[in-house]
This is a predicted structure of a 74-nucleotide RNA (transfer RNA) from an Oscillospiraceae bacterium.
């Protein structure tokens, strides 16, 4: 120095052949049930889709460029 991949809720992650209102589990918090505690059921709560620019009626999704992470080459 080059090439490739991933960046989504507090964490693990889906979604990425553009379109509905951005989602699942586990975590918080509230209620339920127990004498009570766990378990379990329900509900709620949490997001600048890494950034920026671009395209497009319309972008997490497609393009340009930047950082960070991790491989591979040299």
């Nucleotide at each position: 120095g080059g090439c490739u991949g991933c960046g989504u809720a507090g964490c693990u992650c889906a979604g990425c052949u553009g379109g509905c209102u951005a989602g699942a589990g586990c975590a918080a918090u509230c209620g339920g049930u127990u004498c009570a505690u766990a378990c379990c059921c329900g509900a709620u709560c949490g997001g600048u889709c890494a950034c920026u620019g671009g395209u497009u009626c319309a972008a997490a999704u497609c393009c340009u460029g930047u950082c960070g992470c991790a491989g591979c080459c040299a």
The RNAcentral record of the sequence draws on ENA and MGnify. Its mean pLDDT, the model's own confidence on a scale to 100, is 81. The organism belongs to Oscillospiraceae, within Bacteria.